The prediction has a mean pLDDT of 85. A computed fold for a 1514-nucleotide RNA from a metagenome, annotated as small-subunit ribosomal RNA. The sequence is in RNAcentral, with records from SILVA.
RNA sequence: AGAGUUUGAUCCUGGCUCAGGAUGAACGUUGGCGGCGUGCCUAACACAUGCAAGUCGAACGGUCCAUUGGGGACAGAACGGUUUUCGGACCAGACUGUCGCCGGUGGAUAGUGGCGAACGGGUGAGUAACGCGUAGGUGACCUGCCCCGAAGUGGGGAAUAACUGCUCGAAAGGGCAGCUAAUACCGCAUACGAUCGGCGAUUCGCUUCGCCGAUGAAAGGCUUCGGUCGCUUCGGGAGGGGCCUGCGUCCGAUUAGCUAGUUGGUGGGGUAACGGCUCACCAAGGCGACGAUCGGUAGCUGGUCUGAGAGGAUGGUCAGCCACACUGGCACUGAGACACGGGCCAGACUCCUACGGGAGGCAGCAGUGAGGAAUAUUCCACAAUGGGCGCAAGCCUGAUGGAGCGACGCCGCGUGGACGACGAAGGCCUUCGGGUUGUAAAGUCCUUUUCUGGGGGACGAGACCAGGACGGUACCCCAGGAAUAAGCCUCGGCUAACUACGUGCCAGCAGCCGCGGUAAUACGUAGGAGGCGAACGUUAUCCGGAUUUACUGGGCGUAAAGCGCGCGCAGGCGGUGCCGUAAGUUGGGCGUGAAAUCUCCCGGCUUAACCGGGAUACGUCGUUCAAUACUGCGGCACUCGAGGGCAGGAGAGGGAAGCGGAAUUCCCGGUGGAGUAGUGAAAUGCGUAGAUAUCGGGAGGAACACCAGUGGCGAAGGCGGCUUCCUGGACUGUCCCUGACGCUCAGGCGCGAAAGCCAGGGGAGCGAACCGAAUUAGAUACUCGGGUAGUCCUGGCCCUAAACGGUGCGGACUAGGUGUUGGGGGUAUCGACCCCCCCAGUGCCGUAGCUAACGCGUUAAGUCCGCCGCCUGGGGACUACGGCCGCAAGGCUAAAACUCAAAGGAAUUGACGGGUCCCCGCACAAGCAGCGGAGCGUGUGGUUUAAUUCGAUGCAACACGAAGAACCUUACCUGGGCUUGACAUGCACUCGCAAGCGGCGGAAACGUCGCCCUCCGUGAGGACGGGUGCACAGAUGCUGCAUGGCUGUCGUCAGCUCGUGCCGUGAGGUGUUGGGUUAAGUCCCGCAACGAGCGCAACCCUCGUCGUUAGUUAAAUAUCUCUAGCGAGACUGCCGGGAGAAACUCGGAGGAAGGUGGGGAUGAAGUCAAGUCAGCAUGGCUCUUACGUCCAGGGCUACACACACGCUACAAUGGCCGGUACAGAGGGUCGCCAACCCGCGAGGGGGAGCUAAUCUCAAAAAACCGGCCCCAGUUCAGAUUGCAGGCUGCAACCCGCCUGCAUGAAGUCGGAGUUGCUAGUAACCGCAGAUCAGCAUGCUGCGGUGAAUGCGUUCCCGGGGAUUGUACACACCGCCCGUCACGUCAUGAAAGCCGGUAACACCUGAAGCCGGUGGGCUAACUCCCCCCGAAAGGGGGGGGAGGCAGCCGUCGAAGGUGGGACUGGUGAUUGGGACGAAGUCGUAACAAGGUAGCCGUAGCGGAAGCUGCGGCUG
Repeated sequence: AGAGUUUGAUCCUGGCUCAGGAUGAACGUUGGCGGCGUGCCUAACACAUGCAAGUCGAACGGUCCAUUGGGGACAGAACGGUUUUCGGACCAGACUGUCGCCGGUGGAUAGUGGCGAACGGGUGAGUAACGCGUAGGUGACCUGCCCCGAAGUGGGGAAUAACUGCUCGAAAGGGCAGCUAAUACCGCAUACGAUCGGCGAUUCGCUUCGCCGAUGAAAGGCUUCGGUCGCUUCGGGAGGGGCCUGCGUCCGAUUAGCUAGUUGGUGGGGUAACGGCUCACCAAGGCGACGAUCGGUAGCUGGUCUGAGAGGAUGGUCAGCCACACUGGCACUGAGACACGGGCCAGACUCCUACGGGAGGCAGCAGUGAGGAAUAUUCCACAAUGGGCGCAAGCCUGAUGGAGCGACGCCGCGUGGACGACGAAGGCCUUCGGGUUGUAAAGUCCUUUUCUGGGGGACGAGACCAGGACGGUACCCCAGGAAUAAGCCUCGGCUAACUACGUGCCAGCAGCCGCGGUAAUACGUAGGAGGCGAACGUUAUCCGGAUUUACUGGGCGUAAAGCGCGCGCAGGCGGUGCCGUAAGUUGGGCGUGAAAUCUCCCGGCUUAACCGGGAUACGUCGUUCAAUACUGCGGCACUCGAGGGCAGGAGAGGGAAGCGGAAUUCCCGGUGGAGUAGUGAAAUGCGUAGAUAUCGGGAGGAACACCAGUGGCGAAGGCGGCUUCCUGGACUGUCCCUGACGCUCAGGCGCGAAAGCCAGGGGAGCGAACCGAAUUAGAUACUCGGGUAGUCCUGGCCCUAAACGGUGCGGACUAGGUGUUGGGGGUAUCGACCCCCCCAGUGCCGUAGCUAACGCGUUAAGUCCGCCGCCUGGGGACUACGGCCGCAAGGCUAAAACUCAAAGGAAUUGACGGGUCCCCGCACAAGCAGCGGAGCGUGUGGUUUAAUUCGAUGCAACACGAAGAACCUUACCUGGGCUUGACAUGCACUCGCAAGCGGCGGAAACGUCGCCCUCCGUGAGGACGGGUGCACAGAUGCUGCAUGGCUGUCGUCAGCUCGUGCCGUGAGGUGUUGGGUUAAGUCCCGCAACGAGCGCAACCCUCGUCGUUAGUUAAAUAUCUCUAGCGAGACUGCCGGGAGAAACUCGGAGGAAGGUGGGGAUGAAGUCAAGUCAGCAUGGCUCUUACGUCCAGGGCUACACACACGCUACAAUGGCCGGUACAGAGGGUCGCCAACCCGCGAGGGGGAGCUAAUCUCAAAAAACCGGCCCCAGUUCAGAUUGCAGGCUGCAACCCGCCUGCAUGAAGUCGGAGUUGCUAGUAACCGCAGAUCAGCAUGCUGCGGUGAAUGCGUUCCCGGGGAUUGUACACACCGCCCGUCACGUCAUGAAAGCCGGUAACACCUGAAGCCGGUGGGCUAACUCCCCCCGAAAGGGGGGGGAGGCAGCCGUCGAAGGUGGGACUGGUGAUUGGGACGAAGUCGUAACAAGGUAGCCGUAGCGGAAGCUGCGGCUG
């Protein structure tokens, strides 16, 4: 960086596709190790279980445990004492045990209290927004813990959990009464700060300073008594947050208008704070084409992927911000929440329940189910980092650190290394020689990353101590042994890599083009090869390639694309000079641009991935300083842009009114008398009731001949007799005025052919529809006769055209030539003429340049500027739906599904044309003879058959392969046989047979028996032959569409090409076209061509004339004839005309022959997949006791028919009989066969001659002479049949030829149609030969007799050349359109039916905040009263303040009702569309496509379509 794909080929346009990179991936095959990352993209679906937020006993009262001190009670009890009835009783009682009490110490902790729980972690539903990003603002704000500073911490009070008792409940949870503590709660005091009010000063401002007054604080714990941790008020800081603003931030206009707290003000409320945040009142605003509103989609960013960049796509992991926490609403607490693991309410769902009522929220970490193509462990640890609490120890931490699982990604390593053959084996291929796998293997030597085993063993732990989940891990050492480790995809082109077999449009492949129908490098397998490699492919998605949305960086005459035309608001753009400004612009400074990422440098893990440190750059924004060329803005001026004045002339410019003549038609009258009209030809029609024709008169409507012109005018549509009125624009001249007033133009407004619509007129001609007549297979057409709407006018609609120059408007610049219209100037003149110049218009040609080409070219499609419109593959679709407009018809705007690999433009070469031109040919015409009718012969089709073997099939198969089917041939059929074979070669073994002769069976082949039984060599052995076996033979079996060779045909036509040069981007052209000429691309001339090749011609054979040489045969002779060799001759050479050059042509002379003298041989490049595998050869396939081979018989000879080629005839130019002539070319020894004899004859006998100019076939026939026949189915014709014969042959039944006698059919000249022939030709006549035993009416030759006609090239057929059109290129036997029928698919409409979404109106209204009320309840503060007490104080009662329940109200989620909106699904039926191997009907289009086509419109018709009107040329 490009490539494939539209065509026969080319260039262009244009789409589709591929090669690259990437991924949170998935799937298929495969899978050794490690490191670092990463892992629910789907159901913000539902969740079992465990854990994820606690901590503080140094705030507090309890409680429990342990321990300890004290005292107590009880029990036991030694010792002791007292006592005794000696049983015992009593007292004290160490000690032990138990219990409670008061303390201490330690531990635990339910509760009160404090802090945290607003962090951390998850997710992306919602959100198009100040949500995010960026830059700012906050004089409109808050901030717990932390830091700094200042000041303080005094003195009181009242409760309440826990706890106890009672009690309700299944539970969850309560209720009542009683007790109690605090760093919980409440007063009082104090107030440096603070707040509020007032005054003064200050400030632009609510800032700041001073003074006065008022108001508002606190809590203690621990202590080694040093202190420390707290607490309160104020100021400051740090960090965090709230709010506001500029700019940026997806798609849809088939969403264009939205908005009622809406926009603003005043005031109240509310908040930390501004604010319409909220409320009352007032005003009527606010937003929107610079896209409001509505709908769809979406978390945003740093970044990530891609890209050369600009850009495009994306937002997973990490980081910042936001939002959310089952769904919706709400507030409370708090420094902070409207709060993921808090609360209340409503809803859905799940669970428990004793049916009364309750509980729950994994989008925390694991995990489960579900969904899905798909995404992990119910792991370890708080060791590190960080967080919460605590004085601390410490506790908590699914944050985090780690490990596990997954090739999901990136990175690294390995699966061994060296040597090892002219190269093992095996596989595959093979031309059988070999090649390849392949140094690959084996083998030898070596190494040990990895692996296994053993040993050692970390860093991570920053001042002291302790502390390691990972982990006995990384790493190190030793030992063992090549040991444990390779696949996947591809191999037709793109695209790197080829063979074999199998398959046979099947099975299959395929990204695009496309492969597969019997030799597939494209399917499947194998071998080999290519690519990558622990991966490789596929799928999906994004960017790229795609300059295919084009800012960088595209286009619009014909490819897609200029609005039908104008006016013009917004917008965009804007002439010359000067001054100012500094918004754009440019430069510098400063700020910002989080970190990570990217890039560079350095460093750490063995390297890398990964990680760490540092640095630059990019870009946006803010701010400041500066610059002033350009743009903007403000000002002054100018005149060339633009406009105006004045003076002229041109014009189918527009509107209205009036007038005119020609013509058509109709009416009236006259003349007149049979047709007229119409067509390719006719008919319908009109006409004796008088048409047409003609004359006169009249009526009415429409259109305006000539002039008339690539003439004029108009913006376009368009405008055409004459006159008048009204009116628009342009041009020329002057250079007088204004002073940029301009250009363009989305929306908007207006105009807008024809057709069509509404209303009213009018209506001559024309004329959709319609009715007839023709044509036709049909003819809903073309042609003809009629004919209604309409065409015309007035008014109103419609708004479309091939509304075209297929070319938007304006301006500037860039060679000319030549016409024409209008005006002006110069020159000149008698002059309007001519000539020169200028301006404006309108044509043609052309330079540069442009263009794919065609073409354009001062009237640009050139070079530029400004503005608008439009395009982005074809079809679907100038469609659907929606909207707007319309009376309707319909118009404007305008998709998608689906489908195709193209659809296109220009040009090229062909082919073709019911296009044109030129020219040939027995092509037609002019002639002659035929064919087509008959009978017969032959071939073919068809049919039949056991078989009728096969092939040939328009010309160019059909008397063709067949130049000879009775057997043979023979390939077919039936039957009988053989199996190394009927035939060839080789090897091994064996035999000496066999052949032949004979017998038997048999139709034969064959089988069998007997006789016979080889040669060479000393031998081994060999030759020959038979048998057996193995290789092999054999096949007229298939494929002529695998082939060679040969052949046919166009066509004996005159063409087909090449080299070099030149032209063209190219295909290609030129040459080869042109002017002449020829039989000819034959020759001449001309020419960007010059030459050349294959063809033509000539060279060859033959006939014709002459010369010459030679000559067998015949008795001789041989001039001649003849035979066969050589040579001569003819060349447009000579003369004349065409003619003015050449070629040439016409006429003439001479000559046997004259313009290639007649005939033959000779067939260019190519075409028809033409013919032939059955002549031969041959690849491949097939058969192998048969598809081979042998034999007998049959068949190829069939016969209702059809066609082709012939023969014989139909008769008198004849038939028959008799007679008499004249050829040429051939054949002959298994042959031709003479004379002579026999037979009516075929023939037989006979045997001479001849290997042939000698002999023979052999008689030529028509002809000629004479005679008969007399127009008839005959004395024509001879089919058919009978009888009798002859010949060939092994054999004439199927199935030969000939002879004689007899028989005597059809046929009396042939429909449509069709063949041959132009001179020694046609026609007629016979002769010979090949094949062949025999068998021609066929074939190939030969001679005899011997014509007619040709004006001519219009037409038919074929061919050559030029040109033109083309949508054809397997090329007109082409292509191709529409309906209908069938199938499949997507989609529109549709009575309806079922959902979703967001609003709106009304009703109801939870929780909760706020407000009101509050008769009920109420500890602290306050007032009053009573009681006790000496007092302090205590108790009780009542009132107030304050608070609360309750109640009421506003708001309010959800719910209900209702009518609409938007959207989705479905729907009998219905509309068109796309595709489909093939079907039906026609033939519309492409060639003048057979009626030129197409556009708009209207009517009609099975369908393409037809017709009317107007338009276009494509």